[in-house]
Context: one part of a larger RNA
RNA sequence: GGACGAACGCUGGCGGCAUGCCUAACACAUGCAAGUCGAACGGGGAUAGCAAUAUCCUAGUGGCGAACGGGUGAGUAACGCGUGAGCAACCUGCCUCAUACAACGGGAUACCCGAGGGAAACUUCGGUUAAUACGGUAUAAGACCACACUACCGCAUGGUAGAGGGGUAAAAGGAGAAAUCCGGUAUGAGAUGGGCUCGCGUCGCAUUAGCUAGUUGGUGAGGUAACGGCUCACCAAGGCGACGAUGCGUAGCCGACCUGAGAGGGUGAUCGGCCACAUUGGGACUGAGAUACGGCCCAGACUCCUACGGGAGGCAGCAGUGGGGAAUAUUGGGCAAUGGAGGAAACUCUGACCCAGCAAUGCCGCGUGAAUGAAGAAGGUCUUCGGAUUGUAAAGUUCUUUAGUCAGGGAAGAAAAAAAUGACGGUACCUGAAGAAUAAGCUCCGGCUAACUACGUGCCAGCAGCCGCGGUAAUACGUAGGGAGCAAGCGUUGUUC
Numbered sequence: 001g002g003a004c005g006a007a008c009g010c011u012g013g014c015g016g017c018a019u020g021c022c023u024a025a026c027a028c029a030u031g032c033a034a035g036u037c038g039a040a041c042g043g044g045g046a047u048a049g050c051a052a053u054a055u056c057c058u059a060g061u062g063g064c065g066a067a068c069g070g071g072u073g074a075g076u077a078a079c080g081c082g083u084g085a086g087c088a089a090c091c092u093g094c095c096u097c098a099u100a101c102a103a104c105g106g107g108a109u110a111c112c113c114g115a116g117g118g119a120a121a122c123u124u125c126g127g128u129u130a131a132u133a134c135g136g137u138a139u140a141a142g143a144c145c146a147c148a149c150u151a152c153c154g155c156a157u158g159g160u161a162g163a164g165g166g167g168u169a170a171a172a173g174g175a176g177a178a179a180u181c182c183g184g185u186a187u188g189a190g191a192u193g194g195g196c197u198c199g200c201g202u203c204g205c206a207u208u209a210g211c212u213a214g215u216u217g218g219u220g221a222g223g224u225a226a227c228g229g230c231u232c233a234c235c236a237a238g239g240c241g242a243c244g245a246u247g248c249g250u251a252g253c254c255g256a257c258c259u260g261a262g263a264g265g266g267u268g269a270u271c272g273g274c275c276a277c278a279u280u281g282g283g284a285c286u287g288a289g290a291u292a293c294g295g296c297c298c299a300g301a302c303u304c305c306u307a308c309g310g311g312a313g314g315c316a317g318c319a320g321u322g323g324g325g326a327a328u329a330u331u332g333g334g335c336a337a338u339g340g341a342g343g344a345a346a347c348u349c350u351g352a353c354c355c356a357g358c359a360a361u362g363c364c365g366c367g368u369g370a371a372u373g374a375a376g377a378a379g380g381u382c383u384u385c386g387g388a389u390u391g392u393a394a395a396g397u398u399c400u401u402u403a404g405u406c407a408g409g410g411a412a413g414a415a416a417a418a419a420a421u422g423a424c425g426g427u428a429c430c431u432g433a434a435g436a437a438u439a440a441g442c443u444c445c446g447g448c449u450a451a452c453u454a455c456g457u458g459c460c461a462g463c464a465g466c467c468g469c470g471g472u473a474a475u476a477c478g479u480a481g482g483g484a485g486c487a488a489g490c491g492u493u494g495u496u497c
Stems, first nucleotide, its partner, number of pairs: 001497004006493005013366006019359002021324001026322003030319003035064003040061002043058006071277003080202008090194002095190007103137002106134001112127006143168003147164001149162005173182003203249003210240003215237008252274004256267004279300005302313004330356001332355003338352001339350004369399004379390004403438001405433005413424001441486005446467003452481005462469002
């Protein structure tokens, strides 16, 4: 000198764009943050109607979603991450393409009704009923399984293609007047997303030198989507290590960011990618996908309710509260846009997101007036008492009106042929009006280092980044006048290059 998610002191006009719990992964009142589909299903209710019926709403069954999106960085020194390869050892809902199919029949069950239990949370028994819910049978080219054959190929196990007989496994309907559309089942291919393996790289301490029994390898079995000590039985005695094993400490990693001429050093906030976690520990279920933040079960700590028998909860989602701290915001508006879930659609939901609010926290821009004005006014300060300086500074005169104020107009962002649809917002912007009006501070002035005098003080009070000032004329302390530098900021402190 640069930088900052900064803080503190003094000061503070406006706008744009960003950023904003770095500490206690401490505890949380309250509200909201994941629903949707009646064009899967049977009921119930409301409205209109004499009724048939029509429209609307929805507790339950069912489907899809809830594994995304959002948060945090506790753990992790690891194939976690980065980079480059591999899978002849794998999976992939929704989406796209292709081929084929959807035949026959059945028994339940929630809601509901009835009878109970409980303070509640909730729950038990009996009865009735539906489905794209759940079984059974049929069909099976291809798929899978075991058997056995041929051809070609390779990367060791092997892979691909073709034919054979045997075995196993499918399905669902809905809307519409219809056309048709939306779905269903099987298989293949693609796309997307993931899983696994390996090479290399990835902090400090050797005042950590030895570590290891599922340990290292094999055979067999189990398990997995899949390879594998992943797990188990048996067998062998291996495996790692000064090219730093093991242990201890610290830490999420990267794209990037800061600095630097570069090499390098430091950091890992915001934004993007990956990983891990969701009160602490453990476990599985469902599912294409979780070992699941706003699911389940068990145990622990804590909080709350209780009729003492028993129950309920999880903000490291958005706001907000207490606490901690030098320190970090609103219990706001809207789904108008972008995106996501469901739906045939209309649409519903969306604290993702878009906006607004607060904060000089940062960067950038603008303003606080311009020109003229010597009697060099008054006042202040200094003085050799002549004057010097403040100083064209002020006053005065002539102008201008950015920002601000008031008034009038008023967007783009909105998309498909049209119509409708804007939270922001009567915002940005445009026009007009009045009036210099409403807007300057902070630090420093001994040298480094730009900027000097007077008074007070008297090794006191104090200053100080280093050297050092102060003990009676202090340009170094305090005040004043003057000056220098930055400027809506200026200084100090901290961290880093």

About this RNA: This is a predicted structure of a 497-nucleotide part of an RNA (small-subunit ribosomal RNA, 5' domain) from an uncultured Clostridia bacterium. Rfam family: Bacterial small subunit ribosomal RNA. The sequence was found in a public genome assembly. The coordinates come from a structure-prediction model, not an experiment, and the mean pLDDT is 83.